[in-house]
Order: sequence, then structure tokens, then C1' cells
RNA sequence: GCCGGCGUAGCACAACGGCAGUGCAACGGUUUUGUAAACCGUAGGUUGCCAGUUCGAAUCUGGCCGCCGGCUCCA
Repeated sequence: GCCGGCGUAGCACAACGGCAGUGCAACGGUUUUGUAAACCGUAGGUUGCCAGUUCGAAUCUGGCCGCCGGCUCCA
């Protein structure tokens, strides 16, 4: 340099173009002499950034940034 994949909650990941969710973690409660476990509940998001398409974008298109992998050239 070329090609491909990925970027969504603190972490791991879902989500036919039509209400952004699950598990763990956090917080509160029930239970216990107490802790853990179990059970119930609460909170937490500019869906990497900027544009475009669309009635409507996490999803489609373009550019940029970052991470991972492959190929090639030079040293």
C1' cells in the first nucleotide's frame, strides 16, 4: 500500500429499516445472628465520529478514526 472483519450500558454480547435489549457487574429490598447464595426490583446508552438516503437508520451508502486478521513491496 491492497483486501476483509469488528466498534452498541462498567464488562461480554443481542437486536427483519419501525418501542435500543439479555447476562454479569453496580445500587435498593426480601431472607440470615451476620456474610455469601437465592429471589424481587431500580438505575445506567449522543449505538466510535461526520455527512447522505428514507416517512423512519444501531441496521443501507460515503468519508474519517480506532482495534483485529490476511496479502504484497521496500528496508
Background:
The RNA shown here (transfer RNA) has 75 nucleotides and comes from an Opitutaceae bacterium. Its Rfam family is "tRNA". The literature on the family includes a 1997 paper in Nucleic Acids Res by Lowe and Eddy, "tRNAscan-SE: a program for improved detection of transfer RNA genes in genomic sequence". Taxonomically the source falls in Opitutaceae (Bacteria, Pseudomonadati, Opitutia, Opitutales). RNAcentral holds the sequence, with entries from ENA.